Transfer RNA from Zancudomyces culisetae, 71 nucleotides, folded computationally. Taxonomically the source falls in Zancudomyces (Eukaryota, Kickxellomycotina, Harpellomycetes, Legeriomycetaceae). It matches the Rfam family "tRNA". By type it is a transfer RNA. Its mean pLDDT, the model's own confidence on a scale to 100, is 81. The sequence is in RNAcentral, with records from ENA and Rfam.
[in-house]
RNA sequence: GCAGUUAUAGCUUAAAGGUAAAGCCAAUCACUGUUAAUGAUUUGAUCUUGGUUCAAUUCCAGGUUACUGCU
Repeated sequence: GCAGUUAUAGCUUAAAGGUAAAGCCAAUCACUGUUAAUGAUUUGAUCUUGGUUCAAUUCCAGGUUACUGCU
């Protein structure tokens, strides 16, 4: 220099055009003499800039990040 893959919640992963789901973590409540465990509830996210579309995590282009391969 060229090519490919990746980017979603504090962490690990879903969602394959129709308004983002779960586990762990965290908070509150219940239970308990206390802690733990258990049960209920709750908070929290789409790397960035544009484009296509009625509608974009999803499709397209540029950029950034991480990894891999070739030279």